[in-house]
């Protein structure tokens, strides 16, 4: 130094949960904890999942009209279709745009102990 494993030692290192503090939130520091980890060391580069008091964007969605279709006494009601039209919000969805998560997977980089 390099490949590969992970039997033992020494030592790390911390999930639920929990206190206090940060943060709209996801979550995050720091003590307590101890499920678990051989890279549970580091870094959001690809996908995954979160968050919404970051950014813009779309008519999914809401409303008007008209087709059709059952129905009533009656454009009365209810269902469906859409080439129009109107709405960006006090609301949702969705995509982007922040955020977060590395102990969700992948990838990059370094790395102790032993063995070979």
């Nucleotide at each position: 130094a390099a490949u590969a494993u992970g039997a033992a030692a020494a030592g790390c290192c911390a999930a639920a949960c929990u206190a206090u503090u940060c943060g709209a939130a996801a979550g995050a520091a720091u003590g307590g904890g101890g499920c678990g980890g051989a890279a549970a060391g580091u870094c959001a580069c690809g996908g995954g999942u979160c968050u919404u008091u970051u950014u813009g964007a779309u008519a999914c969605g809401g409303g008007u009209g008209g087709g059709g279709g059952u129905u009533u006494a009656a454009u009365u009601a209810c269902c469906u279709c859409u080439u129009a039209c109107c709405u960006a919000u006090u609301a949702g969805g969705u995509c982007u745009u922040a955020g977060a998560u590395a102990g969700c997977c992948g990838g990059a980089c370094u790395g102790c102990c032993a063995u070979u």
This is a predicted structure of a 116-nucleotide RNA (c-di-GMP-I riboswitch aptamer) from a Desulfobacterales bacterium. It matches the Rfam family "c-di-GMP-I riboswitch aptamer". Its family is annotated with cyclic-di-GMP binding in the Gene Ontology. The model forms 94% of the base pairs in the Rfam consensus.